[in-house]
Context: one part of a larger RNA
This record gives sequence, C1' cells and structure tokens, in this order.
RNA sequence: CACUGGUUAAGGAACUCUGCAAAUUGGCCCCGUAAGUUCGCGAUAAGGGGUGCCCCUGGAGGUUCAAAGCCCCCGGGGGUCACAGUAAAUCGGCUUCAGCGACUGUUUAUCAAAAACACAGGACUCUGCGAACUCGCAAGAGGAUGUAUAGAGUCUGACGCCUGCCCGGUGCCGGUAGGUUAAGGAAGCGGGUUAGCCGCAAGGCGAAGCUCUCGACCGAAGCCCCGGUAAACGGCGGCCGUAACUAUGACGGUCCUAAGGUAGCGAAGUUCCUUGUCGGGUAAGUUCCGACCUGCAUGAAUGGCGUAACGACUGAAGCACUGUCUCAACCAGUGACCCG
Repeated sequence: CACUGGUUAAGGAACUCUGCAAAUUGGCCCCGUAAGUUCGCGAUAAGGGGUGCCCCUGGAGGUUCAAAGCCCCCGGGGGUCACAGUAAAUCGGCUUCAGCGACUGUUUAUCAAAAACACAGGACUCUGCGAACUCGCAAGAGGAUGUAUAGAGUCUGACGCCUGCCCGGUGCCGGUAGGUUAAGGAAGCGGGUUAGCCGCAAGGCGAAGCUCUCGACCGAAGCCCCGGUAAACGGCGGCCGUAACUAUGACGGUCCUAAGGUAGCGAAGUUCCUUGUCGGGUAAGUUCCGACCUGCAUGAAUGGCGUAACGACUGAAGCACUGUCUCAACCAGUGACCCG
C1' cells in the first nucleotide's frame, strides 16, 4: 500500500449517475392496522408491547381400569440478576407518488433478466377428412387412432370501458360478357430440290413428293375488366374570411383527396424549439407529480384509455438508519515488503 472483516466523537446522504455499498429491521406471542380493490386482497400494512431464571398457584390433554408419577399445552400471582433474556447462530427496513408489463413463468450457457418472449382471454383466415398444414424424389409419416366445441396459420395479449372514417394503391376472395394470349391446331403465301417440258447451246419453266420459313384464324388460366374485403398490408389535408373592445372562431367560401384522425390520451419511454407555461414538493428542483394543448412527428387488436394484485424492472419523494460523505482514525487477518 492492497484486500477481507471489526469499531468510531459530532453531524447524518452534505457522498454519488444512483443511498451503489454498508447500516437499520429481523424469530415467536399479544394489541393494532389506512387509501384503494377484481372483495380474493392490500397485510408481517403502518405502529406499539412482551420474551431469561426462581417460587406459589388454576385448568385441559396424553399415558393408566382409575390414580400417582411422567410428558405436554393454556393461564394467574409474586420474586430475582444483568446495559442487554429470539443475550450466540438463524432472522423482512418501511412508506408515498408515477411509468411499463396484468399475474406465476421464459430469455441472450460465457458483459443485457427487462418494459423483451410466453401466457389465459380476444379476433381473423384456412381445413368436410386420403382435411388443411409439415417432412419426404417416392412409398410413406406426422396432423390423429383426432373430425369444425377439432386441427393449422397470423395478429393482439388478464380484467373494465371501447375499438371511428377510407377498398383509390397492394394483397386476398368472388365474377365472367368483352379485350389480350402459350403450347397445339391451321386455310394459305413464299423458298429449296426435280420427274418432265422448252431451248442449237448457255439456260429457263417446273407437277407430285420431301423439305425450310412465314402464317389469317381457332386456343385455357393469368392479366385487363366488374364487384367484395381493413382485428388484410396500409392511409386518415390545405388556404382565405367571419361575432358590437381585443382575442378566438360555433359559421361561410374555395382547392385537393380513396377518406381527411372519431372516442380517448397528450411537452408523453413519443415534444425539435424546451429547463414550454402555470401549480405542488425544496432555502434552492434541466428530474418528479398535477394541469394546460401550440400533438416538429399521439390515437384505437402494428390495439386506445384505465386498472386491484404482482415485479432482483424504471423515475421521483419521505421516515428510520448508517464511515457514502465532512475527514479520516484505530484494531484483526491475508498478501505485498524486510531478514533467514
């Protein structure tokens, strides 16, 4: 000097990102216990008191046929020693206000345990059974020795109150008159070849067959087209004017759109400007709580808003308590260091 323990005057969070760490609390018995609430909880809420040993004494139980004795439980009275009686060890600190997630669970073996995942509940879609779906080239298997109160996929995530408008785009479902149209079929046109014919020759013409290339027209699904569908993917405006102070704008006009954000909530885990403004708490508060609404860029199962209980979650405050600190000191042990 470091580490692991222990003690500390006065103060008591002034420390610090943060009471991190430590301290406090602690068992059992008795009293007592608020808001809120899904009536189960909250709750060991909070907050108090007692606790050793000795003597006297009341009652119940077990053992026993019964009693005594022994064991055990619940009391009453008196006394006594300590600073201290759950004397060691074991052994909750508490409360309040918010956020998020309902909850118990699960997770990054080896830096993340959470607000992430799951969850019961809700919804949509597919599937009539040789089911859909998944694995496999197939046979076959799972689904399931199940059968729509079943199985599969996707989203949401207890509960309560709710879940608005838009189908123009994309997707899905349904429709089929017309348009487009593949393979294939195919009337026909053209080219090559040549039996033959013409020609003195050079050469020309050229049927059938074979062959090469085009090809009107016919030809499904799909697409175009016509409808439906948002707890499908998604989306949910601008400008101008207007009321007898001012301000504001119930109201009007206009442009655009598929439709222009409803109920809620709102400087939010979302607010840039921003430490917004007001109120509360503090002597002093960029955080916190309650409001306001000017929502840069909230918003309804990518769920919206509440919510008792729960949480090694996140933020804020208080009580208690403390070497966290003012500000450090000492003690013990283990290292380091010195000698051998």
A computed fold for a 340-nucleotide part of an RNA from a Planctomycetia bacterium, annotated as large-subunit ribosomal RNA, domain IV. NCBI's taxonomy places the organism under Bacteria, Pseudomonadati, Planctomycetota, Planctomycetia. Its Rfam family is "Bacterial large subunit ribosomal RNA". It was read from a public genome assembly. The coordinates come from a structure-prediction model, not an experiment, and the mean pLDDT is 88.